Predicted 3D model of a 523-nucleotide part of an RNA (small-subunit ribosomal RNA, 5' domain) from an uncultured prokaryote.

Context: one part of a larger RNA
RNA sequence: AUUGAACGCUGGCGGCAGGCUUAACACAUGCAAGUCGAGCGGUAACAGAGAUAGCUUGCUAUCUGCUGACGAGCGGCGGACGGGUGAGUAAUGCUUAGGAACAUGCCUUUGGGUGGGGGAUAACUAUUGGAAACGAUAGCUAAUACCGCAUAACGUCUACGGACCAAAGGGGGCGCUUGCGCUCUCGCCUAAAGAGUGGCCUAAGCGAGAUUAGCUUGUUGGUGAGGUAAAGGCUCACCAAGGCGACGAUCUCUAGCUGUUCUGAGAGGAAGAUCAGCCACACUGGGACUGAGACACGGCCCAGACUCCUACGGGAGGCAGCAGUGGGGAAUAUUGGACAAUGGGGGCAACCCUGAUCCAGCCAUGCCGCGUGUGUGAAGAAGGCCUUAGGGUUGUAAAGCACUUUCAGUAGGGAGGAAAAGUUAGUCGUUAAUAUCGGCUAACCCUGACGUUACCUACAGAAGAAGCACCGGCAAACUCCGUGCCAGCAGCCGCGGUAAUACGGAGGGUGCGAGCGUUAAUC
Numbered sequence: 001a002u003u004g005a006a007c008g009c010u011g012g013c014g015g016c017a018g019g020c021u022u023a024a025c026a027c028a029u030g031c032a033a034g035u036c037g038a039g040c041g042g043u044a045a046c047a048g049a050g051a052u053a054g055c056u057u058g059c060u061a062u063c064u065g066c067u068g069a070c071g072a073g074c075g076g077c078g079g080a081c082g083g084g085u086g087a088g089u090a091a092u093g094c095u096u097a098g099g100a101a102c103a104u105g106c107c108u109u110u111g112g113g114u115g116g117g118g119g120a121u122a123a124c125u126a127u128u129g130g131a132a133a134c135g136a137u138a139g140c141u142a143a144u145a146c147c148g149c150a151u152a153a154c155g156u157c158u159a160c161g162g163a164c165c166a167a168a169g170g171g172g173g174c175g176c177u178u179g180c181g182c183u184c185u186c187g188c189c190u191a192a193a194g195a196g197u198g199g200c201c202u203a204a205g206c207g208a209g210a211u212u213a214g215c216u217u218g219u220u221g222g223u224g225a226g227g228u229a230a231a232g233g234c235u236c237a238c239c240a241a242g243g244c245g246a247c248g249a250u251c252u253c254u255a256g257c258u259g260u261u262c263u264g265a266g267a268g269g270a271a272g273a274u275c276a277g278c279c280a281c282a283c284u285g286g287g288a289c290u291g292a293g294a295c296a297c298g299g300c301c302c303a304g305a306c307u308c309c310u311a312c313g314g315g316a317g318g319c320a321g322c323a324g325u326g327g328g329g330a331a332u333a334u335u336g337g338a339c340a341a342u343g344g345g346g347g348c349a350a351c352c353c354u355g356a357u358c359c360a361g362c363c364a365u366g367c368c369g370c371g372u373g374u375g376u377g378a379a380g381a382a383g384g385c386c387u388u389a390g391g392g393u394u395g396u397a398a399a400g401c402a403c404u405u406u407c408a409g410u411a412g413g414g415a416g417g418a419a420a421a422g423u424u425a426g427u428c429g430u431u432a433a434u435a436u437c438g439g440c441u442a443a444c445c446c447u448g449a450c451g452u453u454a455c456c457u458a459c460a461g462a463a464g465a466a467g468c469a470c471c472g473g474c475a476a477a478c479u480c481c482g483u484g485c486c487a488g489c490a491g492c493c494g495c496g497g498u499a500a501u502a503c504g505g506a507g508g509g510u511g512c513g514a515g516c517g518u519u520a521a522u523c
Stems, first nucleotide, its partner, number of pairs: 001522003005519005012370006018363002020328001025326003029323003034077003039074002042070002046068003049064007084281003093206007102198003107194008115149001117147002124139006155164003169186007207253003214244003219241008256278004260271004283304005306317004334360001336359003342356001343354004373403004383394004407464001409459005417450001422444008467512005472493003478507005488495002
């Protein structure tokens, strides 16, 4: 000088930051990933409309998906992001610099296509098993779910003759008319390119121990094959006998790495909290499935430990997400508000979801700022302490007088964080079209958790606001009383055995100040 600190005494306000360093210990409860009805069959609930019946003439009951909407279900996209933790990992990791044999949903650009068929299945209905979790059987039905056919290149394969591979429709408008045409838009299929992202390889650097000296058999290399998105002993068969090592292999211990942070004149040394990048993990161990992407925190399967339910046959669970609980510990916060902003997912959109995020709460944990009054005031008051008893000191300090009102308090006013979206109109593009749809412009209409916001004004009154450590030397600051090698102090030297500036108290003083000391740790 510094700290994610703790402890003791004390404590007025604000701004900005930070807050389980220990048990990767166990977890009650709530929330943290949904969304789309403009993909589909539909209608459990709510609301509206209509019909029928009863009548008390404005209610009740029933029916109709007709409309707004929508439980459950099929289907699509997203649950691989965001959030947490640092257990493992000394290299399958990180950092820097390179490389070639790869993949890529959504997004951007470009070329081409989007024809015609089929069979199922959930939901639902019926029967039925089970305590439950969850099923079983029979029947019915739809799709942007599934499967053939057609078409087939600038795609793939090729023996260069050829062969092979796809798709899905939805919504709005108009015409005409019950199913077609035109058009706009969102999609779908195929191919190429881009952007961004990811996988792989190489080199160098990134701890300690030699009281660890030899290690290795898919081991090292080759041929061939398999496998992968992709190079490769990645895997396998055969062949050769190699490969690493005192420039420290192997083994053991420790450890996430970096940008950075602290310190220091620097060189260095120490650390890796918050924030940012990368990696690894998700009760412990293993495995794959789906998918563009996972071997997947809030998915699946198996094994194990633990907890819970049970009708004993069988089932359920995973906070190292946000809060919160127990435990451990010197020690670390609320079971808060809002999606208003920023961002993310879904959706044409409106919108919905979002413990990401933005805010608020708690804590002097840190940094910074402000205040606790200002001026005047000598009878140098009283009181305290000391005294050579004269006086000295506390001390302009107080009182008194004259002012001010920051902050806190009360009352009133009051920005900015808000731009969008929506409605209407105009214009441009598209078009057969003044529809629709899209772009731009204008007007209107609204959207704030924080929030009793920041800030401003008024009011009242010095009113509500100072402590902590030290005073032998180092090291700024001295006297008296008590104690008597006792009680005690102490970072080092050392104080204390009857005149202690070193113990305890008092007066006085010194240093910092909403803090001050102590302990721990680093330079």
Its Rfam family is "Bacterial small subunit ribosomal RNA". Clan: SSU clan. Gene Ontology terms of the family: ribosome and structural constituent of ribosome.